[in-house]
RNA sequence: GAGAAGCUUUAGGGGUGCCCGGGCGGGCUGAGAAUAUACCCUUUGAACCUGAUACGGAUGAUACCGGCGAAGGAAAAAGUCCCACCUGACCA
Numbered sequence: 001g002a003g004a005a006g007c008u009u010u011a012g013g014g015g016u017g018c019c020c021g022g023g024c025g026g027g028c029u030g031a032g033a034a035u036a037u038a039c040c041c042u043u044u045g046a047a048c049c050u051g052a053u054a055c056g057g058a059u060g061a062u063a064c065c066g067g068c069g070a071a072g073g074a075a076a077a078a079g080u081c082c083c084a085c086c087u088g089a090c091c092a
Base pairs, nucleotide, nucleotide: 003083006080007079008078009077010076011042012041013040014039017028018027019026020025021024048073049072050071055066056065057064
C1' cells in the first nucleotide's frame, strides 16, 4: 500500500409453524415460532419466497430431517483495527 474475516454506524429485506386446552398458557424443532428494545440475512446473497395441497424418511403433529438446489426470484453503503501475502527502503 492493498485485501478477507472481525468490529462499529446507518439503511434495507425476512419469517413467526405444529399439537393440547374455552381462555391464555403449556409442549416440539430451531438463531428466531409477531414485538422479541429480539433473531437472521443484504449480491462472495439457502435470510426468505416460488416450485409445494409436491417427493422420500421419521413423528403425537409439523419445512421435523433429507433431496429438490450449479432451479427461478430476493434486500447496502461507509469507516476502523489486527494479521497472512506482495512491493520498496535501511541494518545485520

This is a predicted structure of a 92-nucleotide RNA (TPP riboswitch aptamer (THI element)) from Indibacter alkaliphilus LW1. Its Rfam family is "TPP riboswitch aptamer (THI element)". About the family: Vitamin B(1) in its active form thiamin pyrophosphate (TPP) is an essential coenzyme that is synthesised by coupling of pyrimidine and thiazole moieties in bacteria. Its mean pLDDT, the model's own confidence on a scale to 100, is 76. RNAcentral holds the sequence, with entries from Rfam and Ribocentre. The same sequence occurs in records of 2 taxa. The source organism's lineage runs through Bacteria, Bacteroidota, Cytophagia, Cytophagales and Indibacter alkaliphilus.